[in-house]
């Protein structure tokens, strides 16, 4: 940098001793013990493994002046579904805790056109972040 996913799921002990939830604003967690380190569990199924299906291109062959089209099999790539949990990661408060920028047929207030607002009361997209694979 690219792609996929982020509404589900899953905690005990030891050391340690005041912070933590990425930033900011909220709102939370924390001396009934935060961060960090170690041990033992657990969750999940991204990669790996196995099974089934599909698509594509190539070689060979056939039709054809050519362009192009077609059949079967093989290998490969990709997609989709299922399965396993030995291995590589990951995760194990709160939707990625909510919001931040934009939009709306949502909500509130005012209004002639329309305008303003929403920060734990709605939906969609984006940004940022996290994790995996390349």
């Nucleotide at each position: 940098c690219u792609c996929a996913u982020c509404g589900a799921g899953a905690g005990g002990g030891g050391c340690a001793g005041a912070g933590g939830g990425a930033a900011c604003g909220g709102c939370c967690c924390g001396a009934c013990g935060a961060a960090g380190c170690c041990c033992c569990g657990g969750c999940a199924a991204c990669c790996c493994g196995c099974c089934a299906g599909g698509u594509c291109a190539c070689c060979u062959c056939c039709u054809c002046c050519a362009c192009a089209g077609g059949c079967a099999a093989g290998c490969g790539a990709c997609c989709c579904g299922g399965u396993c949990a030995c291995g590589g990661u990951g995760c194990u408060a709160a939707u990625u805790c909510c919001g931040u920028c934009c939009c709306g047929u949502g909500c509130c207030g005012a209004g002639a056109g329309u305008c303003g607002g929403c920060c734990u009361c709605c939906g969609g997209g984006g940004a940022a972040g996290a994790u995996g694979a390349g």